[in-house]
Context: one part of a larger RNA
Molecule: small-subunit ribosomal RNA, central domain
Organism: uncultured organism
RNA sequence: UUGGGCGUAAAGGGCGUGUAGGCGGUUUGGUAAGCCUGGUGUGAAAGACCACAGCCCAACUGUGGGAUCGCGCUGGGAACUGCUGGACUUGAGUUCAGAAGGGGGAGGUAGAAUUCCUGGUGUAGGGGUGAAAUCUGUAGAUAUCAGGAAGAAUACCGGUGGCGAAGGCGACCUCCUGGUCUUGGACUGACGCUGAGGCGCGAAAGCGUGGGGAGCGAACCAGGAUUAGAUACCCUGGUAGUCCACGCUGUAAACGAUGUGCACUAGGUGUUGGACUGUCGAAGGUUCAGUGCCGCAGCUAACGCGUUAAGUGCACCGCCUGGGGAGUAUGCUCGCAAGGGUGAAACUC
Numbered sequence: 001u002u003g004g005g006c007g008u009a010a011a012g013g014g015c016g017u018g019u020a021g022g023c024g025g026u027u028u029g030g031u032a033a034g035c036c037u038g039g040u041g042u043g044a045a046a047g048a049c050c051a052c053a054g055c056c057c058a059a060c061u062g063u064g065g066g067a068u069c070g071c072g073c074u075g076g077g078a079a080c081u082g083c084u085g086g087a088c089u090u091g092a093g094u095u096c097a098g099a100a101g102g103g104g105g106a107g108g109u110a111g112a113a114u115u116c117c118u119g120g121u122g123u124a125g126g127g128g129u130g131a132a133a134u135c136u137g138u139a140g141a142u143a144u145c146a147g148g149a150a151g152a153a154u155a156c157c158g159g160u161g162g163c164g165a166a167g168g169c170g171a172c173c174u175c176c177u178g179g180u181c182u183u184g185g186a187c188u189g190a191c192g193c194u195g196a197g198g199c200g201c202g203a204a205a206g207c208g209u210g211g212g213g214a215g216c217g218a219a220c221c222a223g224g225a226u227u228a229g230a231u232a233c234c235c236u237g238g239u240a241g242u243c244c245a246c247g248c249u250g251u252a253a254a255c256g257a258u259g260u261g262c263a264c265u266a267g268g269u270g271u272u273g274g275a276c277u278g279u280c281g282a283a284g285g286u287u288c289a290g291u292g293c294c295g296c297a298g299c300u301a302a303c304g305c306g307u308u309a310a311g312u313g314c315a316c317c318g319c320c321u322g323g324g325g326a327g328u329a330u331g332c333u334c335g336c337a338a339g340g341g342u343g344a345a346a347c348u349c
Base pairs, nucleotide, nucleotide: 004320005319006318007303008302012317014201015200016199017198021194022193023192025088026087027086028085029084030083031082033081034080035077036076037075038074039073040072041071042070049065050064051063052062053061054060091191092188093187094186095185096184097183098181099180103177104176105175106174107173108172109171110154114150115149116148117147118146119145120144121143125136126135162169163168206248207247208246209245210244211243215242216241221237222236223235224234259316260315261314262313263312264311267294268293269292270291271290272289273288274287275286276285277284298305299304322349323348324347331342332341333340334339
């Protein structure tokens, strides 16, 4: 390489959008590039294969045959693929009428709590721990009451519940805005699926500029403990940071460790959002879309998966190929930097 694979053994791109490309519904006419078939030319000879013959045999040699099914030219066929013309509605989409939602952005508001400040009451402790100490307090703390300020986060509801492509999203109100689901009509008429590159989004930490700073809190920060030591675990403090705006970074156990789409293949049970049915109201039944658990067939090395597949198939993409060396070196490229992307070999077992 052919192949075989990718939940946990190596292996699904963090997620989307979409270019080229690959693949593509039903029906009808044409075409004949692919495809099938006939003729013809060519595919030198030798060699190889088969038969016969010549050296006593064989090797060797000669004669004849078939084969090389490939390419060119030419005639025919039209099921399938392609191309082209017409039509269709089930795939896909549009619109109208309903529905749910922490989906996104901007602005505003609220109440608890915390800390600080001011004042009142009040007196000797408070705090912290396994026990202590550092720390704090007679310059009046802790506790308690009243008033004020600031920043951050939104208890209960809250749920294997909802929304989002993923990252993620949770007080309330207003405005702007994306997507989804259901039912039935009308409309477009294959407009679809996937997607190398490209482009966009992308937790936390980190970086730049400017603000903000209550609480929390990295640092080989300070101190107190512990300990043989203690650059730790515990405690008292505390800077960056955490927050906001704009810009960068582009990575995570970015996980369901499970790519996307479509179709098919027993059921049972819970739950969310619809529709139909049922009823006085319900319970229940049917059905669509989600989200959990259990489980048949089947699959799996086993664990387990099992209509939300890891079952059975198709289409397209990404990725893997023994361990270490190594996600290193080098080159290229992106970044302000930190670093990211791509990514070896020698050697060794």